RNA sequence: GGGGCUGUAGCUCAGUUGGCUAGAGCACCACAUUUGCAAUGUGGGGGUCAGGAGUUCGAGUCUCCUCAGCUCCA
Numbered sequence: 001g002g003g004g005c006u007g008u009a010g011c012u013c014a015g016u017u018g019g020c021u022a023g024a025g026c027a028c029c030a031c032a033u034u035u036g037c038a039a040u041g042u043g044g045g046g047g048u049c050a051g052g053a054g055u056u057c058g059a060g061u062c063u064c065c066u067c068a069g070c071u072c073c074a
Stems, first nucleotide, its partner, number of pairs: 001073007010026004019057001028044005050066005
């Protein structure tokens, strides 16, 4: 230098062929239960889907550029 894969909540990940509101588990906060802790139950907060642009009535999803990580070739 060229090719491929990955990037979604604090962490690990799902998200089908573009369709109404972006989700799960763990973690965090509050409450209940307990003398207290743990555990359990209920409720809650937290995302501009790596960044930007484009296509579209509509983009996490399609196209292009950039960035980061992994990997292959030279």
About this RNA:
A computed fold for a 74-nucleotide RNA from candidate division WWE3 bacterium CG22_combo_CG10-13_8_21_14_all_39_12, annotated as transfer RNA. Taxonomically the source falls in candidate division WWE3 (Bacteria, Bacteria candidate phyla). The coordinates come from a structure-prediction model, not an experiment, and the mean pLDDT is 80. Its Rfam family is "tRNA". From the family's description: Transfer RNA (tRNA) molecules are approximately 80 nucleotides in length.